[in-house]
RNA sequence: GCUUGUAGCUCAGGUGGUUAGAGCGCUGAUCUGAUAAGUCAGAGGUCGUUGGUUCAAGUCCAUCCAGGCC
Repeated sequence: GCUUGUAGCUCAGGUGGUUAGAGCGCUGAUCUGAUAAGUCAGAGGUCGUUGGUUCAAGUCCAUCCAGGCC
């Protein structure tokens, strides 16, 4: 100097817009003689920090922190 940071993990999230999502995992139920698989339901997030802009910020700006690359 560049780049990334969103659920336990891997990630999506259009040109800022009304409610933050998917897969896997986890919990419960169902199914089975019992497990696995399948089916149904559910929990889990201050969107890295602190500020700013705006009617409105995961999204834009600044700063700091952490990881990666040069």
Transfer RNA from a bovine gut metagenome, 70 nucleotides, folded computationally. It matches the Rfam family "tRNA". The family's RNA type in Rfam is transfer RNA. The coordinates come from a structure-prediction model, not an experiment, and the mean pLDDT is 81.